[in-house]
RNA sequence: AUACGUGCUCCGGGGUCGGUGAAAGUCCGAACCGGCGGUCAAAGUCCGCGACCCGGUGCGUCGCCUCGGUGGUGUCCACCGAGGCCACGCACCGGUUGAGCCGGUGGAAUUCCGGCACCGACAGUCACAGUCUGGAUGGGAGAAGCACGUCG
Repeated sequence: AUACGUGCUCCGGGGUCGGUGAAAGUCCGAACCGGCGGUCAAAGUCCGCGACCCGGUGCGUCGCCUCGGUGGUGUCCACCGAGGCCACGCACCGGUUGAGCCGGUGGAAUUCCGGCACCGACAGUCACAGUCUGGAUGGGAGAAGCACGUCG
């Protein structure tokens, strides 16, 4: 130095001007932004991953219901056991998940250069959101950094 493992740290950018209006960072005209791995050469648009959302399974916790048992001053209550339902949390699995062409250079590029396009979860909002607010001081692909261990 490298590989693997464990722990810690880290881990997303962007609304400015004008118009309409009672009201818009949400509409209209222009503006601005681009997570991570891969790739014969650098990617928002290729191939994948992640976040949001949906479903399934398992486990845990709370609550409720049913049945059985035990006990009690007994149409009720407490405890124990079994089963069921709901909610929440965690883990795993599955689903869903947007958008690019043309020309140039080159051995090689949907990645570079030029031109013209296009895309962007959910909830909220005096009016529709990639850019505001919120879940989120969350989660997280990943590996930029550190430490330890193991093999060579």